This is a predicted structure of a 73-nucleotide RNA (transfer RNA) from an Anaerolineae bacterium. RNAcentral records the identical sequence in 2 taxa. Its mean pLDDT, the model's own confidence on a scale to 100, is 81. Its Rfam family is "tRNA". Its family is annotated with triplet codon-amino acid adaptor activity in the Gene Ontology.
[in-house]
RNA sequence: GGGCAAUUAGCUCAAUUGGCAGAGCACUCCUUUGACGUGGGAGUGGUUAGAGGUUCGAGUCCUCUAUUGCCCA
Numbered sequence: 001g002g003g004c005a006a007u008u009a010g011c012u013c014a015a016u017u018g019g020c021a022g023a024g025c026a027c028u029c030c031u032u033u034g035a036c037g038u039g040g041g042a043g044u045g046g047u048u049a050g051a052g053g054u055u056c057g058a059g060u061c062c063u064c065u066a067u068u069g070c071c072c073a
Base pairs, nucleotide, nucleotide: 001072002071003070004069005068006067007066010025011024012023013022019056027043028042029041030040031039049065050064051063052062053061
């Protein structure tokens, strides 16, 4: 220098053919216990890496940029 893949909650990851952004863990509260833990219930937490475009509508499609990984040279 060229090619491919990934980027979504604090962490690990989903999200069907473009149609209301979710789960588990973690965290907070309640319950359970003599207490801790486990179990049960409820809740908080998001500029979907950044910018632009297409569309009635974008996490999803297109372009550019950034970061990370892999391959080629």